Molecule: transfer RNA
Organism: Ktedonobacterales bacterium
RNA sequence: GGGGCGGUGGUGAAAUGGUAGACACAGAGGACUUAAAAUCCUUUGAGCGCAAGCUCGUGCGGGUUCGAGUCCCGCCCGCCCUACCA
Numbered sequence: 001g002g003g004g005c006g007g008u009g010g011u012g013a014a015a016u017g018g019u020a021g022a023c024a025c026a027g028a029g030g031a032c033u034u035a036a037a038a039u040c041c042u043u044u045g046a047g048c049g050c051a052a053g054c055u056c057g058u059g060c061g062g063g064u065u066c067g068a069g070u071c072c073c074g075c076c077c078g079c080c081c082u083a084c085c086a
Stems, first nucleotide, its partner, number of pairs: 001082007010025003018066001027043005045056004059075005
């Protein structure tokens, strides 16, 4: 240099064009307990808001589409394969 796979919350991950983050772990609050552990319940992407709710968000920038994590183009990063040089 060429080719392949991948990048999504705090973590592992799901979603193959139609409510992003299912499910699990971790975290927070509560119940139980003399107290704790275990167990159970609720909650948990970010920002704003008293609340109802609003806005943004799938590596970055564009494009297609009524609609993009998903498809197309360019770029960045990681891993693997391969070629060349030394």